[in-house]
Context: one part of a larger RNA
Molecule: small-subunit ribosomal RNA, 5' domain
Organism: uncultured bacterium
RNA sequence: GGAUGAACGCUAGCGACAGGCUUAACACAUGCAUGUCGAGGGGCAGCGGGAAUGUUAGCAAUAACAUUUGCCGGCGACCGGCGCACGGGUGAGUAACACGUAUGCUUCCUGCCCGUAGCAGGGGGAUAAGCAGAAGAAAUUCUGUCUAAUACCGCGUAAAAUCGUAUUAAGGCAUCUUAGUAUGAUCAAAGAAAUUCGGCUACGGAUGGGCAUGCGGCGCAUUAGCUAGUUGGCGGGGUAACGGCCCACCAAGGCGACGAUGCGUAGGGGUUCUGAGAGGAAGGUCCCCCACACUGGUACUGAGACACGGACCAGACUCCUACGGGAGGCAGCAGUGAGGAAUAUUGGUCAAUGGGCGAGAGCCUGAACCAGCCAAGUCGCGUGAGGGAAGACGGUCCUAUGGAUUGUAAACCUCUUUUGUCAGGGAGCAACGAGAUUACGUGUAAUCGAAGAGAGAGUACCUGAAGAAAAAGCAUCGGCUAACUCCGUGCCAGCAGCCGCGGUAAUACGGAGGAUGCGAGCGUUAUCC
Numbered sequence: 001g002g003a004u005g006a007a008c009g010c011u012a013g014c015g016a017c018a019g020g021c022u023u024a025a026c027a028c029a030u031g032c033a034u035g036u037c038g039a040g041g042g043g044c045a046g047c048g049g050g051a052a053u054g055u056u057a058g059c060a061a062u063a064a065c066a067u068u069u070g071c072c073g074g075c076g077a078c079c080g081g082c083g084c085a086c087g088g089g090u091g092a093g094u095a096a097c098a099c100g101u102a103u104g105c106u107u108c109c110u111g112c113c114c115g116u117a118g119c120a121g122g123g124g125g126a127u128a129a130g131c132a133g134a135a136g137a138a139a140u141u142c143u144g145u146c147u148a149a150u151a152c153c154g155c156g157u158a159a160a161a162u163c164g165u166a167u168u169a170a171g172g173c174a175u176c177u178u179a180g181u182a183u184g185a186u187c188a189a190a191g192a193a194a195u196u197c198g199g200c201u202a203c204g205g206a207u208g209g210g211c212a213u214g215c216g217g218c219g220c221a222u223u224a225g226c227u228a229g230u231u232g233g234c235g236g237g238g239u240a241a242c243g244g245c246c247c248a249c250c251a252a253g254g255c256g257a258c259g260a261u262g263c264g265u266a267g268g269g270g271u272u273c274u275g276a277g278a279g280g281a282a283g284g285u286c287c288c289c290c291a292c293a294c295u296g297g298u299a300c301u302g303a304g305a306c307a308c309g310g311a312c313c314a315g316a317c318u319c320c321u322a323c324g325g326g327a328g329g330c331a332g333c334a335g336u337g338a339g340g341a342a343u344a345u346u347g348g349u350c351a352a353u354g355g356g357c358g359a360g361a362g363c364c365u366g367a368a369c370c371a372g373c374c375a376a377g378u379c380g381c382g383u384g385a386g387g388g389a390a391g392a393c394g395g396u397c398c399u400a401u402g403g404a405u406u407g408u409a410a411a412c413c414u415c416u417u418u419u420g421u422c423a424g425g426g427a428g429c430a431a432c433g434a435g436a437u438u439a440c441g442u443g444u445a446a447u448c449g450a451a452g453a454g455a456g457a458g459u460a461c462c463u464g465a466a467g468a469a470a471a472a473g474c475a476u477c478g479g480c481u482a483a484c485u486c487c488g489u490g491c492c493a494g495c496a497g498c499c500g501c502g503g504u505a506a507u508a509c510g511g512a513g514g515a516u517g518c519g520a521g522c523g524u525u526a527u528c529c
Base pairs, nucleotide, nucleotide: 001529002528003527004526006525007524008523009522010521013381014380015379016378017377019374020373021339026337027336028335030334031333032332035082036081037080040079041078043075044074047073048072049071050069051068052067053066054065055064056063057062089292090291091290099216100215101214102213103212104211105210108209109208113205114204115203116202117201118200119199121155123153124152130145131144132143133142134141135140161186162185163184164183165182166181167180168179169178170177171176191197192196218264219263220262225255226254227253230252231251232250233249235247236246237245267289268288269287270286271282272281273280274279294315295314296313297312298311317328318327319326320325345371347370348369349368353367354365355364356363357362384415385414386413387412394406395405396404397403398402419470421465422464423463424462425461429456432452435448436447437446438445439444440443473518474517475516476515477514478499479498480497484513485512486511487510488509494501495500
């Protein structure tokens, strides 16, 4: 000098864009953050409509009220499907194939999506909700009974697939591998409001993952030896798959000064800062990967988890309790306490982008988009411009009837009006959308298009009005280092980054005047180069 997720002191006009618990992976009140589908189902608690019956009023039409009825729109709870493994947070652990890079898988899986080929026949038994009853303070649980399905289970069909046997060909020393043929065994399906959407099987693709390997990136040798499933083999088990991953048996190996083992520290990378570069340092925001979800362990479901807002067990902690027993997990968004030098709102909207479900309308979405707070950063703008010498008053200094300086500075004159204030106008962000028509030809494209559709926001922006009006500080002035005099103090009070200054003429302390530097900031502290 540059830099920072900074903090502190003094000061502070505006905007845009970015940023905001670096400490206690400390504990958490409260609300919200993952639902959706009635075009799978039985139903009908609640809401709206219809129908029937009755009562009252009325001559009647009809109206009001009550009861009944899933008949319709719909729909709480329930069964079922899909999602909840994404998105969001954090960096505790991890020195490791965790990450980066480059390869391999003849050792593998892949829901939804796309393509191709084919199929959907005929049955069965339950169960939730409901109804009836019971236990318990509660959480919740139990018993009996009824019923449905795209829930569950047999049977039939089986091209293809998988496995076995036989055989042919190719490869190989061989076990065997690959390809073909024949044969045997095993495994399917679901419907719905039906030109549509779904269901089942197989192959291929795409996407996403799994595994293995070479190389690379840290400190200590004041850590020198480490290792018994340890190293390898054979055979099994297990897995989507290879493998001591696990097991029985056999052998005695394997690693290490090219740093094993141990200890300490640490998420890794893209990148960021600095530097002419080489290098050094860092890994906050954003993107990719990994790991974790109160602590430790375990599996279940599923295409996918050993699962942040799922389950079970153990532990610590907090809460409820009728003392028998129960409930909980903010490293999601806000917010609270604590810690700390220190870090924000218990805000708005699904309008856009994206995600989940749905045929769709749509619903959900603290993802996201916006707004709020903070000079904490970067950039931009402003705090006026031109003229104006009696070089005014006042201040300060001096060689003191005077001069120098503050200083064109002010006053005064002529202008301008960014920003701010007031008034008027006022966006883009909107694409879509039930449905219809046309084209290709069977779900796509184009066109038309009802109702609807903007949180931000009456914001940005534009126009006009008045008016210089409402807007400058901070640090320094001995040398390094740009900028000097006076007064006070008198080794005191104090300053100080280093050298050093102060003991009576201090350009170094304190004040004043002046000057210098930067400027809505300036200085100090901390850390890196």